[in-house]
RNA sequence: GAAGCAAGCCAAGACAGCCGCUGGCGAGCGUGUAAUGCGCUCGCGGGAGGAAGGUCCGGACUCCAUAGAGCAGGGUGACGGUUAACGGCCGUCCGCCGUGAGGCGAGGAACAGGGCCACAGAGACGAGCGUAUUAAGUUACGGUGAAACGCGGUAACCUCCACCUGGAGCAAUUCCAAAUAGGCACGCGUUGAUGCUGCUCGCGGAGCGUGCGGGUAGGAAGCUUGAGCCGUGGAGUAAUUCACGGCCUAGAGGAAUGGCUGUCAUAGCGACCGGUCUACGCCGGGCGCCGUAACAGAAUCCGGCCUAUCGGCUUGCUUCAACU
Numbered sequence: 001g002a003a004g005c006a007a008g009c010c011a012a013g014a015c016a017g018c019c020g021c022u023g024g025c026g027a028g029c030g031u032g033u034a035a036u037g038c039g040c041u042c043g044c045g046g047g048a049g050g051a052a053g054g055u056c057c058g059g060a061c062u063c064c065a066u067a068g069a070g071c072a073g074g075g076u077g078a079c080g081g082u083u084a085a086c087g088g089c090c091g092u093c094c095g096c097c098g099u100g101a102g103g104c105g106a107g108g109a110a111c112a113g114g115g116c117c118a119c120a121g122a123g124a125c126g127a128g129c130g131u132a133u134u135a136a137g138u139u140a141c142g143g144u145g146a147a148a149c150g151c152g153g154u155a156a157c158c159u160c161c162a163c164c165u166g167g168a169g170c171a172a173u174u175c176c177a178a179a180u181a182g183g184c185a186c187g188c189g190u191u192g193a194u195g196c197u198g199c200u201c202g203c204g205g206a207g208c209g210u211g212c213g214g215g216u217a218g219g220a221a222g223c224u225u226g227a228g229c230c231g232u233g234g235a236g237u238a239a240u241u242c243a244c245g246g247c248c249u250a251g252a253g254g255a256a257u258g259g260c261u262g263u264c265a266u267a268g269c270g271a272c273c274g275g276u277c278u279a280c281g282c283c284g285g286g287c288g289c290c291g292u293a294a295c296a297g298a299a300u301c302c303g304g305c306c307u308a309u310c311g312g313c314u315u316g317c318u319u320c321a322a323c324u
Stems, first nucleotide, its partner, number of pairs: 001320010013264007021047002024044008049295001053306002056304005061169004073165005078092005093107001094105004108160002113158002115154003125150001129142004173221004183212006195203002228247008265292001268289003272285005
């Protein structure tokens, strides 16, 4: 210098001004409901991700189910560790791949039983077949193939063994609770209630009043302080864990997290100047143009896995080449 391997980090802008959106706190004004409230103005501070994604695995939480034991169904499978838990992660062994740094592996059992074995080959799972041979299917050999005349292979085929395993999910679930229509109780009513209609008359003809209860609309809780994040130190090869100190970092719910302008900066493009012996290429410099860029977007919350992803940075290591 080139090509790679592993681990980690950032994530397409920064700053300023203006205009918004969303929800929080405080103040003021107005207004309303059965109830919670709602509208406007002002001030202060908060507002997407490394995957918020797929919903694949494991938990927290909630409701339902649940004597005990067994079966069925589903899952896992070297050994040890880690954890709330796991099919995750870490370490080691073994096997395979790579020159290597490293990567990948559902990695128990094939004399308990069943199934299957591409292509090639006469024949592929169960014994037959061909040639030679023998008293005798008695013995030997048989091109191909991973396996051939056999106590082969295959369990990410059934199966066996060991271990684990109840179901549904925040649209879970809980609380408050209109109008209308059902329900129940009591009272009144064909000796005419209620209604038209405030009263009298008249008309009309079977309901009316009060209370209670369930459900719906609506409102509230669940909802974000958590197996939390950052720093330092200790234990451990590591995953991880312990101690101390500091921090509070979206909480909407038909669903906010945005837009414009200016300056600077990154990438990209263009011509120019300088260096490298000319040229190409490369490096450096200022100038102009462009105009913010991948995958994507919270929806109860965590731990993982998988998938998508423009570009950049850091550290350690490997191989090759050259030079010393």
A computed fold for a 324-nucleotide RNA from Herminiimonas sp., annotated as Bacterial RNase P class A. Its mean pLDDT, the model's own confidence on a scale to 100, is 76. Of the family's consensus pairs, 92% are formed in the model. Rfam family: Bacterial RNase P class A. It is annotated as a ribozyme.